[in-house]
């Protein structure tokens, strides 16, 4: 030089002049400062926060994750690492527990696709022909050899056999394994063992850990209006207590003209106290809370669609030490950089910058022209994904060339 691999960072910029949003500061006029992202996007995870269910504890259903440590509010996320795939390599992927719990699925093609198979062959018997090379037919033997296929029920090699086959043997694979390293996933492995078991769980399942729903149109408060509206339907609707010091109510008696007050009794009713029974959630125990006559479900219709708050001070951000192989963590010291409420941040000139194409050149550079991607907060944060003109820097890795 040229080809890859990984990771960062810009993504207009100044100036004037006019206009927008909120904040501060001012009686006011006005003056400050500040005003989209790196993905504001997708709505896919985790979550703060708020509000609802009945609070605990267990089961169930239902979803997510899925190797191992570590990081974090947390999490499918981020970091090291193992195991497996890809690459020459630097990297890259990984939905990565279990196939001897159980069910399913593997098209077509082959004989045969999981405890299958014999087309083509090959070997031996017996029988007929015969051109004594051999051919056809039964019978028994095989699965090394060829073929089919993505896959064919271990692989290469040798002995053994009529011919073969783990039959036998060496090695490799495959299962068990003492021991070593390692936090662990896992890696080595002495030894045994002819060895039966292809492939999918991103196919139902089994194991293990993990979860309440809803969501700033969440919630709160002020005003203000209306219809305390109408209709249907499951359930259930019982029993004590007058010593309940005191309740309504009733009656007697005693004082008062009356009102009304004191003692004493009644209890059909009404209150109120207490059981039973009945509901609040997927089920069960414990506890709660509503009713003791109500408790739930479902349709129709009216009212309000106003203001204010939530609302930006944060599991935050920048520098610097330290700890960490790293995500990070920790001390210390700075900052506050949008906050609308149908939705603000534009125009307009000037200049300088970045790609492109045209010209020109003394190769220092100069003119013109076009033009600048994906994209716009709306409760807020950590993350994955998706999209992206251009142009900068850093590592790494392989090839050629020179020195």
């Nucleotide at each position: 030089g040229c080809g890859g691999a990984g990771g960062g960072c810009c993504g207009g910029g100044u100036g004037a002049u006019c206009g927008c949003g909120g904040g501060u500061c001012g009686c006011a006029a006005g003056a400050c400062a500040c005003g989209a992202g790196g993905a504001a996007a997708g709505u896919c995870c985790g979550g703060a926060c708020u509000c609802c269910c009945u609070g605990a504890a267990g089961c169930a259903a239902c979803g997510g994750u899925g190797c191992c440590g570590g990081g974090u509010a947390a999490c499918g996320c981020c970091c090291g690492g193992c195991g497996g795939g890809g690459g020459c390599a630097a990297c890259c992927c990984u939905a990565g527990g279990g196939a001897a719990a159980g069910c399913g699925c593997c098209a077509c093609a082959g004989a045969g696709a999981a405890g299958a198979g014999a087309c083509c062959g090959c070997c031996c018997c017996u029988g007929a022909c015969c051109u004594c090379g051999g051919u056809c037919a039964g019978g028994g033997g095989u699965a090394a050899g060829g073929g089919u296929g993505a896959a064919a029920c271990g692989g290469u090699g040798g002995g053994g056999u009529a011919a073969g086959a783990g039959c036998c043997c060496a090695c490799c694979g495959c299962g068990g394994g003492a021991c070593u390293g390692g936090c662990a996933a896992c890696a080595g492995g002495a030894c045994c063992g002819g060895c039966a078991a292809g492939g999918c769980a991103a196919g139902c399942c089994c194991c293990a850990c993990c979860g309440g729903g809803a969501g700033c149109a969440a919630u709160g408060c002020c005003g203000a209006a209306u219809a305390g509206g109408g209709g249907u339907c499951u359930c259930g609707c019982g029993c004590g207590g007058g010593c309940c010091u005191u309740g309504g109510u009733c009656c007697a008696c005693u004082g008062g003209c009356a009102a009304c007050a004191g003692c004493g009794g009644a209890u059909a009713c009404c209150g109120c106290c207490g059981c039973a029974g009945g509901g609040c959630a997927g089920c069960u125990u414990c506890g709660g809370c509503c009713c003791g006559a109500g408790a739930g479900a479902c349709c129709c219709g009216g009212g309000u669609u106003g203001g204010c708050a939530g609302c930006u001070u944060g599991a935050u951000c920048c520098c610097g030490c330290c700890g960490g192989u790293a995500a990070c963590g920790g001390c210390g010291g700075g900052g506050c950089g949008a906050g609308a409420g149908g939705a603000a941040u534009g125009a307009u000139c000037g200049c300088c910058c970045a790609c492109g194409g045209g010209g020109u050149u003394u190769c220092g550079g100069c003119c013109c022209c076009u033009g600048g991607a994906c994209a716009g907060a709306a409760u807020c944060c950590g993350g994955c994904u998706u999209a992206c003109a251009g142009g900068c820097c850093c590592u790494c890795c392989g090839c050629g060339c020179a020195u």